[in-house]
The part of an RNA shown here (large-subunit ribosomal RNA, domain II) has 675 nucleotides and comes from an Erysipelotrichaceae bacterium. The full RNA is in RNAcentral, with records from ENA. Model confidence (mean pLDDT): 86 of 100. Rfam family: Bacterial large subunit ribosomal RNA.
Context: one part of a larger RNA
RNA sequence: ACCGGCGAGUUACCAUAUCGUGCGAGGUUAAGUCGAAGAGACGGAGCCGAAGCGAAAGCGAGUCUGAAUAGGGCGAGAGUACGAUGCGGUAGACCCGAAACCAGGUGAUCUAGCCAUGACCAGGUUGAAGUUUGGGUGAAACCAAAUGGAGGACCGAACCGACCCCCGUUGAAAAGUUGGCGGAUGAGUUGUGGCUAGGGGAGAAAUUCCAAUCGAACCUGGAUAUAGCUGGUUCUCCCCGAAAUAGCUUUAGGGCUAGCGUCAGAGUUAAGACGCAUGGAGGUAGAGCACUGAAUGUAUGAUGGCCCCAUCCAGGGGUACUGAUUGCAAUCAAACUCCGAAUGCCAUGCGGUUGUAUCUGGCAGUCAGACAGUGGGUGAUAAGGUCCAUUGUCAAGAGGGAAACAGCCCAGACCGUCAGUUAAGGUCCCAAAAUUCAUGCUAAGUGGAAAAGGAUGUGGGGAUGCACAGACAACUAGGAGGUUGGCUUAGAAGCAGCCACCCUUCAAAGAGUGCGUAAUAGCUCACUAGUCGAGUGACCCUGCGCCGAAAAUUUACCGGGGCUAAGCAUGAUACCGAAACUACGGAUUUAGAAAUAAAUGGUAGGGGAGCGUUCUAUACGCAUUGAAGGUAUACCGUGAGGAGUGCUGGAGUGUAUAGAAGUGAGAAUGCCGGU
Numbered sequence: 001a002c003c004g005g006c007g008a009g010u011u012a013c014c015a016u017a018u019c020g021u022g023c024g025a026g027g028u029u030a031a032g033u034c035g036a037a038g039a040g041a042c043g044g045a046g047c048c049g050a051a052g053c054g055a056a057a058g059c060g061a062g063u064c065u066g067a068a069u070a071g072g073g074c075g076a077g078a079g080u081a082c083g084a085u086g087c088g089g090u091a092g093a094c095c096c097g098a099a100a101c102c103a104g105g106u107g108a109u110c111u112a113g114c115c116a117u118g119a120c121c122a123g124g125u126u127g128a129a130g131u132u133u134g135g136g137u138g139a140a141a142c143c144a145a146a147u148g149g150a151g152g153a154c155c156g157a158a159c160c161g162a163c164c165c166c167c168g169u170u171g172a173a174a175a176g177u178u179g180g181c182g183g184a185u186g187a188g189u190u191g192u193g194g195c196u197a198g199g200g201g202a203g204a205a206a207u208u209c210c211a212a213u214c215g216a217a218c219c220u221g222g223a224u225a226u227a228g229c230u231g232g233u234u235c236u237c238c239c240c241g242a243a244a245u246a247g248c249u250u251u252a253g254g255g256c257u258a259g260c261g262u263c264a265g266a267g268u269u270a271a272g273a274c275g276c277a278u279g280g281a282g283g284u285a286g287a288g289c290a291c292u293g294a295a296u297g298u299a300u301g302a303u304g305g306c307c308c309c310a311u312c313c314a315g316g317g318g319u320a321c322u323g324a325u326u327g328c329a330a331u332c333a334a335a336c337u338c339c340g341a342a343u344g345c346c347a348u349g350c351g352g353u354u355g356u357a358u359c360u361g362g363c364a365g366u367c368a369g370a371c372a373g374u375g376g377g378u379g380a381u382a383a384g385g386u387c388c389a390u391u392g393u394c395a396a397g398a399g400g401g402a403a404a405c406a407g408c409c410c411a412g413a414c415c416g417u418c419a420g421u422u423a424a425g426g427u428c429c430c431a432a433a434a435u436u437c438a439u440g441c442u443a444a445g446u447g448g449a450a451a452a453g454g455a456u457g458u459g460g461g462g463a464u465g466c467a468c469a470g471a472c473a474a475c476u477a478g479g480a481g482g483u484u485g486g487c488u489u490a491g492a493a494g495c496a497g498c499c500a501c502c503c504u505u506c507a508a509a510g511a512g513u514g515c516g517u518a519a520u521a522g523c524u525c526a527c528u529a530g531u532c533g534a535g536u537g538a539c540c541c542u543g544c545g546c547c548g549a550a551a552a553u554u555u556a557c558c559g560g561g562g563c564u565a566a567g568c569a570u571g572a573u574a575c576c577g578a579a580a581c582u583a584c585g586g587a588u589u590u591a592g593a594a595a596u597a598a599a600u601g602g603u604a605g606g607g608g609a610g611c612g613u614u615c616u617a618u619a620c621g622c623a624u625u626g627a628a629g630g631u632a633u634a635c636c637g638u639g640a641g642g643a644g645u646g647c648u649g650g651a652g653u654g655u656a657u658a659g660a661a662g663u664g665a666g667a668a669u670g671c672c673g674g675u
Base pairs, nucleotide, nucleotide: 001675002674003673004672005671006670011091012090013089014088016086017085018084019083020082021081022080023079026048027047028046032042033041034040052059053058062074063073064072065071094232095231097229101222102221103220104219105218106217112196113195114194115193116192117191118190119189120188121186123155124154125153126151130147131146132145133144134143135142159183160182161181163180164179167176198214200210201209202208207216235610236609237608238607239606240605245258246257247256248255249254259366260365261363262362263361264360265359266358272354273353274351275350276349277348278347279346280345286339287337288336292333293332294331296329297328298327299326304321305319306318307317308316309315369394370393371392372391373390374389375388376387377386378385399410400409401408414586415585416584417583419582420581421580425576426575427574428561429560430559434573436572437571438570439569440568441567447563453547454546457544458543459542460541461540462539464537465536466535474531475530476529477528478527480504481503482502485499486498487497510525514523515522587600588599589598590597591596611664613661614660615659616658617657618656619655620654621653622652629648630647631646632645633644635642636641
């Protein structure tokens, strides 16, 4: 891993609702007794109901409050016993699962420390004190040589340890092997016996050890501890079908009530939904500046400052300072409004379609929502961000499209059909259908990714200047004189800079457009003539393109091939295309007397109807001429399932109607067995 078996809403009592049965203003017994009996009979204690209201006295279909004959509160309707089912409560209460807590015991044969008694440490090295002898001294001290054999001394086996690397890592081994390594007379190592026990012991101290277990050992018990948590929870079909919100919560991944679902009942009866009309309330979008604020220009110019006159005070004049107020013009606002929609909301009336709405009761689930469009807050007018509102889809929705793609577009799947029509989206090939038609555009593979900004790309429109009295471009020629204007300056001559920018000759020529020089010079432009011979400049709006454009595994920003249309724009006609719609056949549900019509996606969840397994009761069967079981099979049923036949097997077993459950397996890192 697979196969087989086992494996989870049970039981008791109580309460409540619904259904069934009996009796009914009543219903019913309990313990117990008789009895073969769990049958039946007896047993009426007790319980529920038949009247309530009030604190009570009390009154009574009423009563309490109250001054009230007012109003208001609570009442005035058949129950009861048993059974079945749903759900709740108390119990382990659907099953499995903690880490833990407590009690009583068992452990120091491992290991830690200690106690008692034993054992062990090859060989080599160093050479302390002391001693002796000699020297030395008055005597000593001291010196030398011998002797001596100290040391948590040295080197190094056994022994003890464990610093480094390899190997090993389903190992030879639940800690080891090889090679190096540390200690090795000591705080050494070790044998045997003993002591210390879990709220504890021991610890040269590491949360270290206390039997491969230690931040509190192990065993048994309390015990099915508790688990707002995770996982699992077993046959079928039919009907309906949610929520991810509000309030409260030591509450936030849990609850309770409401909201939304379902089932039953009730009753007025059509209240509900949709559309239209009419009437309302309102202060959003927009707009506006009348208020509150913000903010610009201009005029006005109070107050204050400064200057002048005067100076005893008072005063007068000026001001390019400050800038109130007011006028005019032009603006801004979620917490501004002189105004003010559309929608939405409320009410009334009408209309057709639909078939709701309301109340009572049983049972729920839901309280993590997601994205998209629109209106906003927050954030950075970021986020597949976050928080509201509103609608849709997903959630709980399959099918077609978007290459692939819960939330986008189309469209809501009862079943069948080798029938048809369409939607979104498409029609060159992959790949069903136009290499369709018409008119344009694009040349960039733009299409098939992007901004500010840039550009004689190209199409359309507009307005404008010049132009056969010859424009634009090109070429030829001229581009002069006063004058080197004045100033400045070393110089400044059109051309460093400052000021001015005139006059003359002319077809025309600036006191000079740029290059250039130290300054001149030189080149050139404006401007003019000629040659040429028809358009040429500068703008505005707009369509489609261009540049801007560098990224990491592989082309990789059309799904691919490939396309100059098979791209883009506008228009047209065909066709393809879904579980949509239609056609034909069938099923179920609801409504209806029927004909018939409509409906039938579905998670949580509610309701209904069934299949099968084991056993029991009753009735009827089958079986050695072969039961159950196994195996094969093209049969029947919407399904769970049910037959028939062959082979196998070798002794039991079925059908009908009821009843009772250890009643259905694929999942629980499920349990046991097998392979």